[in-house]
Molecule: c-di-GMP-I-GGC riboswitch aptamer
Organism: Chloroflexota bacterium
RNA sequence: ACCGAAAAAGGCAAAGCUGGUGAAAACCGGCGACGCAAAGCCACGGGUCUAAAGCCGAGAAAUCGGUCAUGAUUGCCAGGCCGCCGAAG
Numbered sequence: 001a002c003c004g005a006a007a008a009a010g011g012c013a014a015a016g017c018u019g020g021u022g023a024a025a026a027c028c029g030g031c032g033a034c035g036c037a038a039a040g041c042c043a044c045g046g047g048u049c050u051a052a053a054g055c056c057g058a059g060a061a062a063u064c065g066g067u068c069a070u071g072a073u074u075g076c077c078a079g080g081c082c083g084c085c086g087a088a089g
Stems, first nucleotide, its partner, number of pairs: 002089001003086002011036002016031006034075001040081003045077002047073003054067005
């Protein structure tokens, strides 16, 4: 350094419930643990989710349909940066 133990210390926290923010996806706090050796950080590449504004269409209008990321996700994958512990090999 790779690697990751029915090891130790410590860490994070899915679903669900709950208070809040948001148009939504989702996010933040509390409870809670399905899991995680980077489930620490970064939306730069791919994927996925949402569609407020914009644009297009219908309509007298209210509104409805379509499209679109500038929104979201790193607990979907890849990549970059940083890092705790130390059995066997």